[in-house]
Context: one part of a larger RNA
RNA sequence: GGACGAACGCUGGCGGCGCGCUUCACACAUGCAAGUCGAGCGAUCGACUCCGGGUCUUCGGACCUGGAGCACGGAGCGGCGAACGGGUGAGUAACACGUGGGUAACCUGCCCUCGGCACUGGGAUAACUCCGGGAAACCGGCGCUAAUACCGGAUAGCCUCCGAAGCCUGCGGGCGUCGGAGAAAAGGUAGCUUCGGCCUCUGGCCGAGGAGGGGCCCGCGGCCGAUUAGCUUGUUGGUGAGGUAAAGGCUCACCAAGGCGACGAUCGGUAGCUGGUGUGAGAGCAUGACCAGUCACACUGGGACUGAGACACGGCCCAGACUCCUACGGGAGGCAGCAGUGGGGAAUCUUGCGCAAUGGGCGAAAGCCUGACGCAGCGACGCCGCGUGGGGGAAGAAGGCCUUCGGGUUGUAAACCCCUUUCAGGAGGGACGAAGCCACUCGGGUUAAUAGCCCAGAGGGUGACGGUACCUCCAGAAGAAGCUCCGGCUAACUACGUGCCAGCAGCCGCGGUAAUACGUAGGGAGCAAGCGUUGUCC
Numbered sequence: 001g002g003a004c005g006a007a008c009g010c011u012g013g014c015g016g017c018g019c020g021c022u023u024c025a026c027a028c029a030u031g032c033a034a035g036u037c038g039a040g041c042g043a044u045c046g047a048c049u050c051c052g053g054g055u056c057u058u059c060g061g062a063c064c065u066g067g068a069g070c071a072c073g074g075a076g077c078g079g080c081g082a083a084c085g086g087g088u089g090a091g092u093a094a095c096a097c098g099u100g101g102g103u104a105a106c107c108u109g110c111c112c113u114c115g116g117c118a119c120u121g122g123g124a125u126a127a128c129u130c131c132g133g134g135a136a137a138c139c140g141g142c143g144c145u146a147a148u149a150c151c152g153g154a155u156a157g158c159c160u161c162c163g164a165a166g167c168c169u170g171c172g173g174g175c176g177u178c179g180g181a182g183a184a185a186a187g188g189u190a191g192c193u194u195c196g197g198c199c200u201c202u203g204g205c206c207g208a209g210g211a212g213g214g215g216c217c218c219g220c221g222g223c224c225g226a227u228u229a230g231c232u233u234g235u236u237g238g239u240g241a242g243g244u245a246a247a248g249g250c251u252c253a254c255c256a257a258g259g260c261g262a263c264g265a266u267c268g269g270u271a272g273c274u275g276g277u278g279u280g281a282g283a284g285c286a287u288g289a290c291c292a293g294u295c296a297c298a299c300u301g302g303g304a305c306u307g308a309g310a311c312a313c314g315g316c317c318c319a320g321a322c323u324c325c326u327a328c329g330g331g332a333g334g335c336a337g338c339a340g341u342g343g344g345g346a347a348u349c350u351u352g353c354g355c356a357a358u359g360g361g362c363g364a365a366a367g368c369c370u371g372a373c374g375c376a377g378c379g380a381c382g383c384c385g386c387g388u389g390g391g392g393g394a395a396g397a398a399g400g401c402c403u404u405c406g407g408g409u410u411g412u413a414a415a416c417c418c419c420u421u422u423c424a425g426g427a428g429g430g431a432c433g434a435a436g437c438c439a440c441u442c443g444g445g446u447u448a449a450u451a452g453c454c455c456a457g458a459g460g461g462u463g464a465c466g467g468u469a470c471c472u473c474c475a476g477a478a479g480a481a482g483c484u485c486c487g488g489c490u491a492a493c494u495a496c497g498u499g500c501c502a503g504c505a506g507c508c509g510c511g512g513u514a515a516u517a518c519g520u521a522g523g524g525a526g527c528a529a530g531c532g533u534u535g536u537c538c
Stems, first nucleotide, its partner, number of pairs: 001538004006534005013386006019379002021344001026342003030339003035080003040077002045073002048069009087297003097221007106214003111210007119153004128143001130141004159182006166175003187201001191198002223269003230260003235257008272294004276287004299320005322333004350376001352375003358372001359370004389419004399410004423479001425474005433465001436462003440459003443455004482527005487508003493522005503510002
């Protein structure tokens, strides 16, 4: 000198864009943060509409009940999602990360392409009714019912496993031919129907491939300590088996006695890693906040279940600590999601608005959900931009300060004259972001059809931000400057006070009676909505 997720002191006009618990991975009140599908299913539970019956009636209607429709709400079965997105950096010195490879040792829901198939049966169960237990959380029993829920049978091209001759091979295996076990589910729109079915859209099953995603393995690379020198028994290897999607001592039985280490094993300390970031001419050094990739974690420890995917932040079980409820028998909970609270700390924000956009989940769609996200709020925390006025104006007012008492300086500074009006203030107009989506009206296509369905060409509808940005007008210099320093380094000097006191100080050093070094004043220098100080890095 530069830099900062900064803090502190003094000061503070506006805007844009960013950033904002670095400390206790401390504890958390409250609300929200993951749902969706009725075009998979049953029941009608409630609401609504229509029709009917009965009772009461103040003649408005209320209540009970039967049927039909509707599709709105709640619960249930079922499907998909909940493994993404969001947070944090505790742990981890490790194939965790980065980079380059391998997988003839592997997996892959949704999506795309291609081929084939979808035949025939069955038994349950939740919801619900009834009964019961419990303070509650909830639980039990009898009975009824549906499915794209569940389970049989048939079919087997293809696929998986086993067996048999063949070809290829990187010798691990791969390819093709013949004999034994394994799947399917329908729903909905409209039309025609001779009631057999045809057709549209969507979904189901098997197989092959793709895309994207992941698992595992390896080479190399990136901290400190030798005042840590030896470490290791599933340890190192083999055979066999189990397990896994998959190689493997991953696990187990048996066998052998190996394996690692001064090129630093082991142990201890510290730490998420990277793209990057800061600095520097570079080499390097330091660092890893925001953004992006990746890993790990979700009160602490352990475990599995479901599933294409988890050993699962807002799932389950066990143990522990803590908090809460309790009828004392027993239960409930997990903000390192967004806000917010207490605590800790030098220190770090609103219990805001919206799904309009982008993205995600579900759905055929309309749509619903989305504290992701888009915005707004607070904070000079940072960067950038703008303003606090411009021109003229005296050999130079007053006041202040200094003075050799002549004067000098503040100083064109002010006053005064002319002008402008950014920003802030007031008034009026007023967005882009809407590409898209919606079939409401035209229009086009399909069709026998003026049903339906398809097409976003034209209208129309759809904006949190926001009456915001922006534009125009109004008024008047009007509302807007501080902070640090002035001995040398280092740019900027006098007076008074003080008298080794009070104090200053980054280093050298100042102060003991004329202090440019302390304090105040005048003047000056520097930077400026900031200026200094402290801390850290180069």